[in-house]
Context: one part of a larger RNA
RNA sequence: CUCUCUCUAAGGAACUCGGCAAAUUAACCCUGUAACUUCGGGAGAAGGGGUGCCUAGCAAUAGGUUGCAGAAACUAGGCCCAGGCGACUGUUUACCAAAAACACAGGUCUCCGCUAAGUCGUAAGACGAUGUAUGGGGGCUGACACCUGCCCGGUGCCGGAAGGUGAAGGAAGUCUGUUAGGCAGUAUCUUUGAUACUUUCGAAGCUAGCGACCGAAGCCCCGGUGAACGGCGGCCGUAUUCUGACGGUCCUAAGGUAGCGAAAUUCAUUGUCGGGUAAGUUCCGACCUGCACGAAAGGUGUAACGAUCUGGGCGCUGUCUCAGAGAUAGACUCG
Numbered sequence: 001c002u003c004u005c006u007c008u009a010a011g012g013a014a015c016u017c018g019g020c021a022a023a024u025u026a027a028c029c030c031u032g033u034a035a036c037u038u039c040g041g042g043a044g045a046a047g048g049g050g051u052g053c054c055u056a057g058c059a060a061u062a063g064g065u066u067g068c069a070g071a072a073a074c075u076a077g078g079c080c081c082a083g084g085c086g087a088c089u090g091u092u093u094a095c096c097a098a099a100a101a102c103a104c105a106g107g108u109c110u111c112c113g114c115u116a117a118g119u120c121g122u123a124a125g126a127c128g129a130u131g132u133a134u135g136g137g138g139g140c141u142g143a144c145a146c147c148u149g150c151c152c153g154g155u156g157c158c159g160g161a162a163g164g165u166g167a168a169g170g171a172a173g174u175c176u177g178u179u180a181g182g183c184a185g186u187a188u189c190u191u192u193g194a195u196a197c198u199u200u201c202g203a204a205g206c207u208a209g210c211g212a213c214c215g216a217a218g219c220c221c222c223g224g225u226g227a228a229c230g231g232c233g234g235c236c237g238u239a240u241u242c243u244g245a246c247g248g249u250c251c252u253a254a255g256g257u258a259g260c261g262a263a264a265u266u267c268a269u270u271g272u273c274g275g276g277u278a279a280g281u282u283c284c285g286a287c288c289u290g291c292a293c294g295a296a297a298g299g300u301g302u303a304a305c306g307a308u309c310u311g312g313g314c315g316c317u318g319u320c321u322c323a324g325a326g327a328u329a330g331a332c333u334c335g
Stems, first nucleotide, its partner, number of pairs: 001330002004327005010321002014319001019316001027051005036041001038143001052065005066070001078314007085306002090102002106141007118127003144301004149232003154229002156225005163220003169214002173210002177206002181201002184198006233250005259293001260290001271287005
C1' cells in the first nucleotide's frame, strides 16, 4: 500500500451529481399520536417513560441492593414535510435497465346465433368449447371521484339502391379459311363424253376474327358513423394610457370547450412574482406570452401503496475539515 473490519478530539453533510457508503433507530410493556381520508386507513405516525436482583406481601405495591451499562451478548424499523408518475398486490429485459414500462379490476367500441366469429393446418383435423350473447374473439382506455366539447370535407367502416362504369360467359348478326359443286379456258384421250391443270364463283358443315345486346360484386353516387384513422385558423380596427367585452374581413369540414399550464410537454429561459437559504439554473406556490397541453394515443383531482423519481428538514455519523490508531489476510524480508 490492497481487501475486510474496529475505534476516534472538536465540528456535523462543510463531502458529493446526489447523505453514495457508513452511522443512527431496533425487542417487549405502558403512554401518546396530526394533516388528510375511499372512514378501512394514515399508525409501529410522531413523541415520551419503563425493563436486573433481594426482602415483605395473595396481589397491587413498598423498601433495599448492585454494576459503565439490566431487551447488559447475538438476532431485531431511522423519522418527518412537500411534489411528479403509476391507483393498488403483481409482471419484465436468465447474464449492464425493475421502472413512470407490461399486467390489472373497472370503462367503452366492435365482430360472432353455433357446422359461431376468430386461430393453426395443403388437407384430414384441432383449439374456441364438451362453452352458447350474464358467452366467446378483437381494438382502445386503465381503481375511484368529477367529466369526456366541436368537425363526417379526406380515409375507414355500416346502410342504400335509381342512374353511370362494369369481367368471365352468353349472343342476333357480320366476316376469314376450307370445298361438294357450278361457269369458262388450255392440254390429252378411250371424243354427244372423260381425265388433268388454271382462273373464278361457291351451299351445308367445320373453322379464325369482329360483334349490337344480356351480364354480379366493386367503384362513381346518396346517407350515417369519432371511447373509428384523424382534425380542431389568420389579418385589421375598437372603451383619453394599457388591454380589448365589441366590430370588419378572408379562409375552413370545423376552428381547442371544461380543466390544466415555463409542465416527464416552455425554444427564447436561470421567464416574472412569492416561499424556503446568508447565498437556490433544482424545488414548492402563483401568473399565462401554451415555440409545440387538452379531454378513453383520455382531461383534471385523489386516500392508500412504491427496493420509483425530485426538493427540504430532524436525528445520526470519518462523506468531509484532515487525518490518526488498531485487527485479520495479502504484499514485503528471511527461511